[in-house]
Molecule: transfer RNA
Organism: Patescibacteria group bacterium
RNA sequence: GGUCCCAUCGUCUAGGGGUUAGGACACUAGAUUCUCAAUCUAGUAACACCGGUUCGAAUCCGGUUGGGAUCA
Numbered sequence: 001g002g003u004c005c006c007a008u009c010g011u012c013u014a015g016g017g018g019u020u021a022g023g024a025c026a027c028u029a030g031a032u033u034c035u036c037a038a039u040c041u042a043g044u045a046a047c048a049c050c051g052g053u054u055c056g057a058a059u060c061c062g063g064u065u066g067g068g069a070u071c072a
Stems, first nucleotide, its partner, number of pairs: 001071007010025004018055001027043005048064005
């Protein structure tokens, strides 16, 4: 340099055009307990960036950035 893949809560991950973007762990609060742990309940928190298509985009398309695989 060429080709291809990936980017979603703090972490891991679901989603494949129309829902309040869901789950696990973590965190916070409460219940329980003499205390802690465990358990239960509730809560906070996310679509890398720019543009396009569409009535409607996390989702489709193009570009940028970052990461990865492979070829030379």